[in-house]
Molecule: Bacterial RNase P class A
Organism: Gammaproteobacteria bacterium
RNA sequence: GGAGUCGACCGGGCAGCCGCGACGCUUCGCGCGUGGAGGAAAGUCCGGGCUCCACAGGGCAGGGUGCCAGGUAACGCCUGGGGGGCGCGAGCCCACGGAAAGUGCCACAGAAAAUAUACCGCCUCGCGGCCCGCGCCGUGGGGUAAGGGUGAAAAGGUGCGGUAAGAGCGCACCGCGCCGCUGGCAACAGCGGUGGCAGGGUAAACCCCACCCGGAGCAAGACCAAAUAGGGGGGCACGCCGCCUGCGGGCGGCACGGCGCGGCCCGCGCCGGUCCCCGGGUAGGUCGCUCGAGGCGCGCGGUGACGCGCGUCCCAGAUGAAUGGCUGCCCACGACAGAACCCGGCUUACAGGUCGGCUCCCCAU
Numbered sequence: 001g002g003a004g005u006c007g008a009c010c011g012g013g014c015a016g017c018c019g020c021g022a023c024g025c026u027u028c029g030c031g032c033g034u035g036g037a038g039g040a041a042a043g044u045c046c047g048g049g050c051u052c053c054a055c056a057g058g059g060c061a062g063g064g065u066g067c068c069a070g071g072u073a074a075c076g077c078c079u080g081g082g083g084g085g086c087g088c089g090a091g092c093c094c095a096c097g098g099a100a101a102g103u104g105c106c107a108c109a110g111a112a113a114a115u116a117u118a119c120c121g122c123c124u125c126g127c128g129g130c131c132c133g134c135g136c137c138g139u140g141g142g143g144u145a146a147g148g149g150u151g152a153a154a155a156g157g158u159g160c161g162g163u164a165a166g167a168g169c170g171c172a173c174c175g176c177g178c179c180g181c182u183g184g185c186a187a188c189a190g191c192g193g194u195g196g197c198a199g200g201g202u203a204a205a206c207c208c209c210a211c212c213c214g215g216a217g218c219a220a221g222a223c224c225a226a227a228u229a230g231g232g233g234g235g236c237a238c239g240c241c242g243c244c245u246g247c248g249g250g251c252g253g254c255a256c257g258g259c260g261c262g263g264c265c266c267g268c269g270c271c272g273g274u275c276c277c278c279g280g281g282u283a284g285g286u287c288g289c290u291c292g293a294g295g296c297g298c299g300c301g302g303u304g305a306c307g308c309g310c311g312u313c314c315c316a317g318a319u320g321a322a323u324g325g326c327u328g329c330c331c332a333c334g335a336c337a338g339a340a341c342c343c344g345g346c347u348u349a350c351a352g353g354u355c356g357g358c359u360c361c362c363c364a365u
Stems, first nucleotide, its partner, number of pairs: 001361010012330007020036001022034004038336001042347002045345005050217004062213005067081005082096001083094004097208002102206002104202003119148002121144010156174006175197001176195008221287004231278006239254006256272006294313008331334001
């Protein structure tokens, strides 16, 4: 100098003016002061707090998670480690329990896709032909799975021996299973012994095993509570007749009173105890609501995630729902996006820029 990899951070700045909603003060004058979106406020995908409902315990069903250890309120998150894969490397990726419990599936090609099998080939034997014979060709039986061919995948791999040709048939090493020892909390690793040796793949297919999970969500939920209507109780007042009755009452007619049809009469229509108390509950209002697994700094413990201690700070809480606009100057010319109960994660979106760790290559000294 170039290429790369990992991590942390910023996300226009300053000033003036006018607004918006919150809180406090107030001489009650919209007067003054304070503070007013994010790293993702997003997707609502996990986990927890909080609230109400349900709940003895256990099981079934259903859902989720899936190497080990740790962190945490908890997690499907994070940290450290193991194993596998990729990369020269820094580093990155992995749903990483079980296919030797059972079931299902495996396109095309291929002889065969799972009780393994045999298309070509190889070896051998018989027969026939060419032929003195060796040998070659055809055909049938047997042996074989080393070679070829198919496939993503074909019953271990390499080598030596062995054989008619071959074959774990025998042996060495690698692989695999089992047993033991050593190291490690463990996952696992290493070493030794032993068995010629299980038998394809697929479990984000059913399934099996282990562990976890009650449901609904701030429109949760709690409180106050109007007009009007309706429910219950009590006091006081109150006419008659008829019918029905489950004896509480209901219906009809007349009378009386009030209101309406502009006033009055007739007529018609509508309505008809009154007062007090009680609880339910609608509109509406208040709380829940933001001080919290909180931020920052320092110290200590830990490889780390994180934990502990001390100090310090208060940092949006709306509910038709505020967080904006204009002007001036500057620059690298400004991305994705906008709280709605709160918090921890994950994922996704993001113009441009800053800082740091590490790796590889080239050059110079």